[in-house]
RNA sequence: UGCUCAUCAAGAGGGGCUGAGGGACUGGCCCAAUGACGCCCGGCAACCCCUGGAGAGGGAUCAAAGCCGCUCCAGUACGGUGCCAAUUCCAGCGGUACACAUGGAUGUACCGGCAGAUGAGAG
Repeated sequence: UGCUCAUCAAGAGGGGCUGAGGGACUGGCCCAAUGACGCCCGGCAACCCCUGGAGAGGGAUCAAAGCCGCUCCAGUACGGUGCCAAUUCCAGCGGUACACAUGGAUGUACCGGCAGAUGAGAG
C1' cells in the first nucleotide's frame, strides 16, 4: 500500500503549553487572537485483551466432564488501540415519494452505493 469483517444518531474539560490555521478530497457551510489545529494532563467508550454464564459444534471416551475454537449475553477498565465542535458537519453516484415547473433543472424526506475514519484478522 492493497484484501476481508464489524461499527460510524449516543458519550467525553470554564485545565496547562504553544501560536495560525483547521474541519481527509471537491463544492458548500462552519470553527478560529473571546486562542482554533497540535502537545500534555483530564475524560468518554468498550474494538482487542481479561473474567463469568448460555448455546450449538469438533475431538477424546463405554458414556460424559475436563480440552479446542465459534456465536450470544453480562462484567471490569490493569493492558493494546481509538475517540473527546457540528450525524463521518452536509452534499458529491443512483433510486423512491412529495412540492414547484411546459420541460430541463431545483428543493425536502427516506433508501442504497461511493469515498473516508476506527478496530480486528489473513497475506

The RNA shown here (SAM riboswitch aptamer (S box leader)) has 123 nucleotides and comes from Candidatus Chloroploca mongolica. Its mean pLDDT, the model's own confidence on a scale to 100, is 80. The source organism's lineage runs through Bacteria, Chloroflexota, Chloroflexales, Chloroflexineae and Candidatus Chloroploca.